[in-house]
RNA sequence: GGGCUGUUAGCUCAGUCGGUUAGAGCGCUUGCGUCACAUGCAAGAGGCCGUUGGUUCGAGUCCAAUACAGCCCA
Numbered sequence: 001g002g003g004c005u006g007u008u009a010g011c012u013c014a015g016u017c018g019g020u021u022a023g024a025g026c027g028c029u030u031g032c033g034u035c036a037c038a039u040g041c042a043a044g045a046g047g048c049c050g051u052u053g054g055u056u057c058g059a060g061u062c063c064a065a066u067a068c069a070g071c072c073c074a
Base pairs, nucleotide, nucleotide: 001073002072003071004070005069006068007067010026011025012024013023019057028044029043030042031041032040050066051065052064053063054062
């Protein structure tokens, strides 16, 4: 220098052929429960999807540029 893959909640990851409202597990908060803690049960908070722009009636999803990480080639 070239190519490929990834980037979504505090962490690990889903998200179908583009379509009301973006989900799970763990963690966190509150309540029940316990002498207390843990386990368990119930409820809740927390993300506009790396960034910018474009296409579209509509984008996490498609296109372009760019940043970061990993892998391969030279």
Molecule: transfer RNA
Organism: Bacillota bacterium